[in-house]
Order: sequence, then structure tokens, then C1' cells
RNA sequence: AAACCGAAACGGCAAACCGAUCGCGAGGUCGGGACGCAAAGCCUUGGGGCUCCUCCGGGAGCCGGCCGGGCUGCCGAA
Repeated sequence: AAACCGAAACGGCAAACCGAUCGCGAGGUCGGGACGCAAAGCCUUGGGGCUCCUCCGGGAGCCGGCCGGGCUGCCGAA
């Protein structure tokens, strides 16, 4: 110094739930709020789950805090 790894610290994010708002809906955004998170940062056309429509062939969407993949990144005990 790097990889694996994840003790501590500085900071960071923010589930459920509540309020406002948008959407037919799954859900999104903002505020409050913390269950958790070392990538819970960004992307994802793979898998999975969910919603709406359907001429039942399929079509249009949602979820990345379900799994996998790509890119990037803070700290440094064992």
C1' cells in the first nucleotide's frame, strides 16, 4: 500500500407507523419517526414478488431495505 474482513470512531442512510400530496392500483415524493444498514451509494435489460388492463396470446407499470450482476466509495482494530 492492496485484497479479504468488520472492532472502534467521525459522519451518513432511514423500516414500521403518523401527517401532507400524487397515482385506478402496486406504490412515489416531502415532513415527522428509528427497526435496522459497511455500500440501506448509483445502475440493472437476469431471477423473484406485487398492481392494473386484457381479445387470455399478452400488454403497461411498481418494489433495489428479496436474491444475483455491473460501477464507485469513508474509516482501519483483530

The prediction has a mean pLDDT of 88. Predicted 3D model of a 78-nucleotide RNA (c-di-GMP-I riboswitch aptamer) from a Pirellulales bacterium. The sequence was found by an Rfam model in a public genome assembly. Rfam family: c-di-GMP-I riboswitch aptamer. About the family: GEMM was predicted in a large-scale screen for bacterial structured RNA regulatory elements.